[in-house]
Context: one part of a larger RNA
RNA sequence: CUGGAGACCCCCAAGGGGAAGCGAAGACCCUAUAGAGCUUUACUGCAGGCUGUCGCUGAGACGUGGUCGCCAUUGUGCAGCAUAGGUAGGAGUCAUUACAGAGGUACCCGCGCCAGCGGGCCACCCAGACAUCAUUGAAAUACUACCCGAUGGUGACUGCGACUCUCACUCCGGGAGGAGGACACCGGUAGCCGGGCAGUUUGACUGGGGCGGUACGCGCUCGAAAAGAUAUCGAGCGCGCCCCAAGAUUUCCUCACUCGGGUCGGAGACCCGAGGAAGAGCGCAAGAGCAUACGGAAGUCUGACAGUGACAUUCCCAACGAGUGUCGCUGACGCGAAAGCGUGGUCUAGCGAACCUACGAGGCCCAUUGAUGGGGCCCGUAGAUGACAGAAAAGCUACCUUAGGGAUAACAGAGUCGUCACUCGCAAGAGCACAUAUCGACCGAGUGGCUUGCUACCUCGAUGUCGGUUCCCUCCAUCCUGCCCGUGCAGAAGCGGGCAAGGGUGAGGUUGUUCGCCUAUUAAAGGAGGUCGUGAGCUGGGUUUAGACCGUCGUGAGACAGGUCGGCUGCUAUCUAUUGGGGG
Numbered sequence: 001c002u003g004g005a006g007a008c009c010c011c012c013a014a015g016g017g018g019a020a021g022c023g024a025a026g027a028c029c030c031u032a033u034a035g036a037g038c039u040u041u042a043c044u045g046c047a048g049g050c051u052g053u054c055g056c057u058g059a060g061a062c063g064u065g066g067u068c069g070c071c072a073u074u075g076u077g078c079a080g081c082a083u084a085g086g087u088a089g090g091a092g093u094c095a096u097u098a099c100a101g102a103g104g105u106a107c108c109c110g111c112g113c114c115a116g117c118g119g120g121c122c123a124c125c126c127a128g129a130c131a132u133c134a135u136u137g138a139a140a141u142a143c144u145a146c147c148c149g150a151u152g153g154u155g156a157c158u159g160c161g162a163c164u165c166u167c168a169c170u171c172c173g174g175g176a177g178g179a180g181g182a183c184a185c186c187g188g189u190a191g192c193c194g195g196g197c198a199g200u201u202u203g204a205c206u207g208g209g210g211c212g213g214u215a216c217g218c219g220c221u222c223g224a225a226a227a228g229a230u231a232u233c234g235a236g237c238g239c240g241c242c243c244c245a246a247g248a249u250u251u252c253c254u255c256a257c258u259c260g261g262g263u264c265g266g267a268g269a270c271c272c273g274a275g276g277a278a279g280a281g282c283g284c285a286a287g288a289g290c291a292u293a294c295g296g297a298a299g300u301c302u303g304a305c306a307g308u309g310a311c312a313u314u315c316c317c318a319a320c321g322a323g324u325g326u327c328g329c330u331g332a333c334g335c336g337a338a339a340g341c342g343u344g345g346u347c348u349a350g351c352g353a354a355c356c357u358a359c360g361a362g363g364c365c366c367a368u369u370g371a372u373g374g375g376g377c378c379c380g381u382a383g384a385u386g387a388c389a390g391a392a393a394a395g396c397u398a399c400c401u402u403a404g405g406g407a408u409a410a411c412a413g414a415g416u417c418g419u420c421a422c423u424c425g426c427a428a429g430a431g432c433a434c435a436u437a438u439c440g441a442c443c444g445a446g447u448g449g450c451u452u453g454c455u456a457c458c459u460c461g462a463u464g465u466c467g468g469u470u471c472c473c474u475c476c477a478u479c480c481u482g483c484c485c486g487u488g489c490a491g492a493a494g495c496g497g498g499c500a501a502g503g504g505u506g507a508g509g510u511u512g513u514u515c516g517c518c519u520a521u522u523a524a525a526g527g528a529g530g531u532c533g534u535g536a537g538c539u540g541g542g543u544u545u546a547g548a549c550c551g552u553c554g555u556g557a558g559a560c561a562g563g564u565c566g567g568c569u570g571c572u573a574u575c576u577a578u579u580g581g582g583g584g
Base pairs, nucleotide, nucleotide: 008584009583010582011581012580013579014578017576018575019574021571022570029405030404031403032402034401035400036397037396038395039394042200043199044198045197046196048193049192050191051190052189053188054187055186058165059164060163062161063160064159065158066157067156068155069154070153071152072151073150074149075148076115085147086146087145088144089143092130093129094128101126103125104124105123107120108119109118110117111116169180170179171178172177203216204214205213212233217239218238219237220236221235222234240388241283242345243344247301248300249299250298251297252296253295255279257275258274259273260272261271262270281290282289284350286348287347288346305331306330307329308328309327310326311325312324313323333342334341335340356383357382358381359380360379362378363377364376365375366374412459413457414455415454416453418452420448421447422446423445424444425443429439430438466541467539468538469537471533472530473529474528475527476526479504480503481502482499483498484497485496486495487494507519508518509517510516547565548564549563550562551560552559553558
C1' cells in the first nucleotide's frame, strides 16, 4: 500500500426478545349490615277484584221467624178422694136480679200421661156447689195479687224468603215512547283474594367462598408448660331435664366382693358365720367429695315458705346484665328430749332483657258522693327470643353496577414434597445348583422440582388463560449413532451396565386436545426446562360474557368441571437487545 475482520461515536432501515411495555382504579373471586333488575306458597303493604252491609232508595200484598204487650188455654214422680207449676195474703167464696143461673146427666169440639181437664149447646134434672178436717216435704182452681215453663190467637216494632208495581236511577230512541228497575251504577264500611305494583330483608364463624358443621348459650376431663389466666372446624364426653320424694329432720343400719356352712339350689336367688377403708352406692356426663357417712331403712313433716341484705362468681389481673352460689337478719313453721339442722336434690350444667298479654284475698291513683264497671302506675308470677346481652324477614343474576381487597380464591411464580419421577442401602426369594447374567419382596436412606396436593408470601389503580404453529437456547436421568465392561456372550441377534449431549430424533389417521390409541416407514422415531419458552409473532378449535336448544334440578327467577350451534384478538417502537447497511 491492497484485501478482510473488529472496537468506539453517529446515522438509516428492519423484525418485534425485554422494559413482569402502553391502553382500562380486574368484568373472575371475596368483602360491604353498598346498589339495582328479576322471581316466589320470604316479610309488610298498595292498587284491583269478589261478597256482605249502609246511603242514593220508593209503593203493595204473601209466607215465615224474633222481642215486647194483651187475651185464652195448659202444668200428672210416690203417697193421697185426685192431672197439687211457684210465692204471698187468706176463713170464707159463688148462686138464687128470669132474654137469668151454680151444679149434675146426655151430646159436640179441643187437649191428653186414656185417668181426666177446658169450652159450647139444646133437651132433661135442680137449690145448692166448693173450702177448713184424715193422708203430703209443700194445701186448696174457695177467692185475690205477682211470677215461671209450654201452646194457640192478636197488636206494635223488626229480621228473612220468594213476588208484583213505578216514580228515583240506568240503557235505547230525534221525539213519542220502549226496555230494565229499586236491582244495577256511584260513594262509605267490613271480611276474603290479591308479585298486578311497591318498600325491604334474606346472619355470623370459616386454612377463599359455597356445600357440610356449630367449634354461636352452658358443664366436666385433657391439651395447659405443678399459682391464676390461656387459642385452633384441637382430643374425649355431656346439658336445655327429672323427682311431692329422688326434698327436710330424727332414729337405726353398712357396702361391692371373696371364703366356709345350709332343703329343692346349680357359677349365680335366700339364710348363718368370717374376712373386707370402699373396689358399692349417691337420678343423668366427667371430675371432685362422702362410711361420724352426703350411702341404705323407718317415723313425723313441707324450709322446694314470706320479706330484706351482704359477699363471691358469671367477667383472673379494667367495666358490665340476666343467671348461679355462699353467709346473714326479720317473720311464720317442720323434725328433735336437747344442742341443733332445714333458704330443695353432696358440689360443679338444666337458662333469657325491654315491650305486650294473662293472673294476684297484692299496694296506690283517676272521673264531686255510694255501688257496679272501666282506665292507669308499682310489685310479684307465667308466657321467648337456642344466631342463647334478645331486629319482625326468602331466593336468582351469564343483563348486571359501585366501593374496595393480593387482608381472600382461580393462572403463573415462591415455599414445602405427602403424592409423583429417579437413585441408593440391605438382600428374603426366583433363576434346575448358585441372592447380585437377569428379576428382586419387606424395610430403610436420599436426589429432583417435570405430576397432583398443601400454604396464602408477591401481583386484583390487570404480569393476557389451554392446545397448535414459528423460531432460538439449555439440561441429561441417552432413543439412535461412538468407545468400553459383564453375560445364563460359540457366531449372529440380544440382555444388563459405564463414559459420552457433537449431530439426529421424521410422516400419516382420529380428537380442540396436551396425552393416548392406531398405520406404514426408520439408525432412532428419547425425556425435560426456558412465566406449564414463545398472542406489542400468528391462530382462536377448547375453556370463560351477552342469543338459543336439549337433558336434569328448581314453584319460579334461574342453575349444571352436563351436551350442543353462534360469538370482536387493540397499539404509528421512546429506551434496550438483535439483524442488515452507511459515515467518522

The prediction has a mean pLDDT of 82. The part of an RNA shown here (large-subunit ribosomal RNA, domain V) has 584 nucleotides and comes from Halohasta litorea. It was read from a public genome assembly. The source organism's lineage runs through Archaea, Methanobacteriati, Halobacteria, Halobacteriales and Halohasta.